[in-house]
Transfer RNA from an Actinomycetota bacterium, 74 nucleotides, folded computationally. The organism belongs to Actinomycetota, within Bacteria. The sequence was found in a public genome assembly. Its Rfam family is "tRNA". It is annotated as a transfer RNA. The prediction has a mean pLDDT of 81.
RNA sequence: GGGCCUAUAGCUCAGUUGGCUAGAGCGCGCCCCUGAUAAGGGCGAGGUCGGUGGUUCGAGUCCACCUAGGCCCA
Repeated sequence: GGGCCUAUAGCUCAGUUGGCUAGAGCGCGCCCCUGAUAAGGGCGAGGUCGGUGGUUCGAGUCCACCUAGGCCCA
């Protein structure tokens, strides 16, 4: 230098053919339960969907470029 893959909640990851308010587990907060913990139950908070543009009535999803990480080639 070139090619490919990945980037979504604090962590690990889903997300169909582009379609209504973007989800799960763990973790976190409050409550219940207990003599007290753990476990269990209930409720809740937490998201610029890596960034900038573009296409579209509509983009996490499609296109271009950029950034970061990984793999391969030279």